This is a predicted structure of a 499-nucleotide part of an RNA (small-subunit ribosomal RNA, 5' domain) from Herbidospora solisilvae. It matches the Rfam family "Bacterial small subunit ribosomal RNA". The source organism's lineage runs through Bacteria, Actinomycetota, Actinomycetes, Streptosporangiales and Herbidospora.
Context: one part of a larger RNA
């Protein structure tokens, strides 16, 4: 000087873009942030519509609650924890997975038993559960088929150590499901490929201490098993007796990494808030269920703190999702509008869902433009302050004469984001017209050197001031106040921290 997610002081006119708990990953009232599908089922709780003897009974325009798919593993948050193949970068994978999508082939026959819902009846404050009994499926469960996959054994090839790949035959294993109105669509099943997304392994990289110097016993290495999607001491039995270290093992302490950010001529050094990309984590700690994907924020199961409700017997909770509240704090919004866009989830569609997001609200937090008025106007008014009393400066500053209307007020017209009778933003934005009238719109810090800016009067080592030197004890250019000046300007100062 330049940064800043900043904060405090004193002062504020508007707009666009950005940003906004850096502390307690403390503790939450309330609300909303995950559904959807009736073109899978069995139906009819509620509305509609149509009949009714008013008791109900039909319809499927729809549809509660229920079996069933798909989703919930994304999307969104937070940095605890982690010195680790966590992350970054290069490579492996002949050691693997991969729902929905794309392409290829082949198939899609045939049978049966339940069960929720519903009804009947029980337990309980409740949460919720127990018998019985009826019934459906694209739910579930046998048979057949078998190009083909898979396991062994044989053949050919071809590599990178275990082996890859094709081709044949012989055993052994296991699959299917419909709906729709006729075509069509949309589906299942198996196989191969493809694209995505993951998983493991592995070279190299990137904090501090040695006032940590020795560390390890499933350790380091083998067999046999066993687990997995896979390779592995991942786990088990045995066997070996090894493995790691001054090129820092082991221990402490700090810390999510990274693109990239800030400073710097660079080299470096600092930082990892926003956006983006991997990671970990969801009260604390442990476990698995289920699935193509989780060891799953808004799923389960167990223990613990901790709130809550209760009829004491038992039972609910998890904002580090958007708002919002208490608290800690120098500090940090709005219990806001909308699915119109974009994106995601279900559905063939219509379309529902979406605190994702796309606006809006508050904070000069920041970074950028504007305005606060322009010309003209000397007897250099009045006041102020200064003085040598002549006068000097404020000061062309005011006044006053003119002209303008940025922006703001008011009125009219009014888009683009939308492809569609579809717009939250927006009772009409942004833009454009028009209108009145200089009108509503300036402060802060500072002037002793360094460092641009000087007098006066108060005070009198008091009261203060101060980043270094250093001002003050009776003329203070350095303290407080006034005139004046200087430097910035909707800011300007001070404090914190990096460079």
């Nucleotide at each position: 000087g330049g940064a800043c997610g900043a904060a405090c002081g004193c002062u504020g006119g508007c707009g666009g873009c950005g940003u906004g708990c850096u502390u307690a990953a403390c503790a939450c009232a309330u609300g909303c942030a995950a559904g959807u599908c009736g073109a899978g089922c069995g139906g009819a709780a509620a509305g509609g519509c149509c009949c009714u003897u008013c008791g109900g009974g039909g319809u499927a325009c729809u549809c509660g609650a229920g079996c069933g798919g798909c989703g919930a593993a994304c999307g969104g948050g937070u940095g605890a924890g982690u010195a680790a193949c966590a992350c970054g970068u290069g490579a492996g994978u002949a050691a693997c997975c991969u729902g929905c999508c794309c392409c290829u082939g082949a198939c899609u026959c045939u049978g049966g038993g339940a069960u929720a819902a519903g009804c009947c009846u029980g337990g309980g404050a409740a949460a919720c559960u127990g018998g019985g009994u009826c019934u459906a499926a694209u739910a579930c469960c046998g048979g057949a088929u078998a190009u083909g996959a898979c396991a062994c054994a044989c053949g050919a090839u071809g590599g990178c150590a275990u082996c890859g790949u094709c081709u044949g035959u012989g055993u052994g294993u296991g699959g299917a499901a419909a709906g729709u109105u006729u075509u069509u669509u949309c589906g299942g099943u198996c196989a191969g490929g493809g694209a995505u997304g993951g998983g493991c392994u592995c070279g190299c990289g990137g904090c501090c201490u040695a006032u940590c110097a020795g560390c390890u016993u499933g350790u380091u290495g083998g067999u046999g098993g066993g687990g997995u999607a896979g390779u592995g001491g991942c786990c088990u039995a045995c066997c070996a007796a090894g493995g790691c270290g001054a090129c820092g093992a082991c221990g402490g302490g700090u810390a999510g990494c990274c693109g990239g950010c800030c400073u710097g001529a660079g080299a470096g050094g600092g930082c990892g808030a926003c956006c983006g990309g991997c990671c970990a984590c969801a009260c604390u700690g442990g476990g698995a269920c289920u699935g193509a994907g989780a060891c799953a924020c808004g799923g389960c199961c167990c223990a613990g703190a901790c709130u809550c409700c209760u009829a004491c017997g038992g039972g609910a909770g998890g904002c580090a999702g958007c708002a919002g509240u208490g608290g800690g704090g120098a500090a940090u919004a709005u219990u806001g509008c909308g699915c119109a866009a974009u994106g995601g989830g279900c559905g063939g569609a219509a379309g529902c869902c979406u605190g994702a997001c796309g606006c809006a609200g508050c904070g000069a937090c920041g970074c950028c433009g504007c305005g606060u008025g322009g010309g003209g106007g000397a007897u250099g008014a009045c006041g102020g302050c200064c003085u040598u009393c002549g006068g000097g400066u404020u000061g062309u500053a005011a006044a006053c004469c003119u002209c303008u209307u940025u922006c703001g007020g008011c009125a009219g017209g009014g888009a683009c984001g939308a492809a569609g009778u579809u717009g939250a933003c927006g009772u009409g934005u942004a833009c454009c017209u028009g209108u009145a009238g200089a009108a509503g719109a300036a402060g802060c810090g500072c002037c002793g050197g360094c460092u641009a800016a000087c007098u006066a009067c108060g005070u009198g080592c008091c009261a203060g001031c101060a980043g270094c030197c250093g001002c003050g004890g009776u003329a203070a250019u350095a303290c407080g106040u006034a005139g004046g000046g200087c430097g910035c300007a909707a800011g300007c100062g001070u404090u914190g921290u990096c460079c």